[in-house]
RNA sequence: CAGAGUAGGUAACAUACGUUAAGUGUCAAAGGAUGGGACGUCGCUUUUGAACGAAAAGCUAAUGCUUGCGUUAUGUUAUCGCGUUCGCUG
Numbered sequence: 001c002a003g004a005g006u007a008g009g010u011a012a013c014a015u016a017c018g019u020u021a022a023g024u025g026u027c028a029a030a031g032g033a034u035g036g037g038a039c040g041u042c043g044c045u046u047u048u049g050a051a052c053g054a055a056a057a058g059c060u061a062a063u064g065c066u067u068g069c070g071u072u073a074u075g076u077u078a079u080c081g082c083g084u085u086c087g088c089u090g
Stems, first nucleotide, its partner, number of pairs: 001090003008080009017070003026050007036086005056067004
C1' cells in the first nucleotide's frame, strides 16, 4: 500500500402462511446479537403498549383445487455490504 472476512439489504426461484387479518410497516420504552478480538449505532432484531390498515374471484357431487392479493415468513442462488482500534493475508 492492497486484499479477505459481519449483522443485514435487494432480485429471482421454491415451499409455506394469511386473505374469517395474522404478518409487514409507523411511534414510544426496555433488552439482545452484530467481520478474528474489544468498544459501538443513525443499521438489524426481541418484548410490551398505542394508532392506522387490506383484494378477492372462479371451479367441484364432496373432500378440495386454481388464479390473484399481502412493501407475509423461511430456504437456495446471485449481488451489495461495518464506524474506531487491534489483528489476519500478500
Predicted 3D model of a 90-nucleotide RNA (THF (Tetrahydrofolate) riboswitch aptamer) from a soil metagenome.
The model forms 94% of the base pairs in the Rfam consensus.
The RNAcentral record of the sequence draws on MGnify.